A computed fold for a 72-nucleotide RNA from a Candidatus Norongarragalinales archaeon, annotated as transfer RNA. The organism belongs to Candidatus Norongarragalinales, within Archaea. Its Rfam family is "tRNA". Rfam classes the family as a transfer RNA.

[in-house]
This record gives sequence, structure tokens and C1' cells, in this order.
RNA sequence: GGGCCCAUAGUCGAGUGGUAAGACGUUCGCUUGACGCGCGAUAGAUCAAGGGUUCGAUUCCCUUUGGGCCCA
Repeated sequence: GGGCCCAUAGUCGAGUGGUAAGACGUUCGCUUGACGCGCGAUAGAUCAAGGGUUCGAUUCCCUUUGGGCCCA
């Protein structure tokens, strides 16, 4: 220098055009003498950034940033 992949809640991670699921963790309650386990509930992500297409974008296109792999 060229090509490909990834970026979604504190962590992992699903969703690939119609405003984002689940698990762990947080918080509260039940339970316990207490902690833990278990059960129930709660809050938490403007989806890496900017622009474009579209009635509508996490999703499609372009650029940038960060990470990974391959070739030279």
C1' cells in the first nucleotide's frame, strides 16, 4: 500500500428496513438468625462518529475512528 471482518446496556450477546430480545451483573422485595442460593419485580443501550438513500435506518450506501485477520 491492497483486501476482508468486527463495533449494540457495566460484561456477554440476539436482532439485518417499521423506534432493540435474552443471560450475567445493579437496585428493591420475598425467603434466612445472617450471608449465600432460590423466587418475583425494577432501572439501565439516541446501536462507534458524520453524511446520504428511504415515508421510515441498528439494518442499505459513502467517509472517518478504533480493533482483528490475510496478501504485498